[in-house]
Context: one part of a larger RNA
């Protein structure tokens, strides 16, 4: 910018991309077939392998914003309690997310033309032949079916719903000029189920969008300060304490202030 007024929402499939894998056990059956050795088609039933998706409930991993314990040393004037800095010091656990080694799921099915090949009628050639007319069958392959994208598919598609038809000036009375209203929509701003930036989503006080506060999950493991025991390290009691990150709810306390475009068509 087009898609002959403006906008919001649901689509439709021209077209295009993916995917359409491998093995093994087992039923038919130790049958058919084979002197025997061996040893089947045609189905049905279950497991894997590699692959490829989504997810994190389980098992692990990660988790330099969480929690403990310890070494060294500086420092808060000492004690005690702490903080620096020594690969996060160093170990031992571990929310959320992200994750694989973890868990689900997929490859099927059917259908429609055919290859090679197997056929039926069947002449030319009284026979004979799938073939020339003319009809069947037949493959992981082909179309379609499954999964994603798609109307800039300039053939530019459909359905539904919202919005306007005022006021005033000017007019050659064909229109043409500015205002206000207006579906909606922009920036801006709070931000995350998005994210490189765009862009996509949620929210903007008629509000739970971030933050904070409460509460819960959960993590870690019983804080500090006293008291009892112990001569002391120590223990125990108060206390499954205390601190606690992203998670799931509550809750305007703090910040979502402001600003703009927008159709007049036949």
């Nucleotide at each position: 910018c087009g898609c002959a007024g403006g906008a919001a929402u649901c689509u439709u499939g021209a077209g295009a991309g993916g995917a359409u894998u491998c093995u093994u056990c087992u039923u038919c059956a130790g049958u058919a077939c084979g002197a025997g050795a061996g040893g089947a088609c045609c189905u049905g039933g279950a497991a894997g392998g590699a692959c490829c998706a989504a997810c994190c409930u389980c098992u692990g991993g990660u988790g330099u914003a969480c929690c403990a314990g310890u070494u060294g040393u500086c420092c808060c004037g000492c004690u005690a309690g702490g903080g620096g800095c020594a690969u996060g010091g160093c170990u031992g656990g571990a929310u959320a997310g992200c994750u694989a080694c973890g868990u689900u799921g997929g490859g099927a099915a059917a259908g429609g033309a055919u290859a090679a090949c197997c056929g039926c009628u069947g002449a030319a050639a009284g026979c004979a032949u799938c073939u020339a007319a003319g009809c069947g069958g037949g493959a992981a392959g082909c179309c379609c079916a499954c999964c994603u994208c798609a109307a800039g598919a300039c053939u530019a598609g459909g359905a539904u719903u919202c919005c306007a038809u005022u006021u005033c000036c000017c007019u050659u009375c064909g229109g043409g000029g500015a205002a206000g209203a207006g579906a909606g929509c922009c920036c801006c701003c709070a931000u995350g189920u998005a994210g490189a930036c765009u862009a996509c989503g949620u929210g903007g006080u008629u509000g739970a969008u971030a933050g904070g506060c409460c509460g819960g999950c959960g993590g870690u493991g019983u804080a500090a300060g006293g008291g009892c025991a112990g001569a002391g390290a120590u223990g125990u009691c108060c206390u499954a304490a205390g601190c606690c990150a992203a998670c799931c709810g509550g809750u305007a306390c703090u910040a979502a202030c402001g600003g703009g475009c927008g159709a007049g068509u036949g």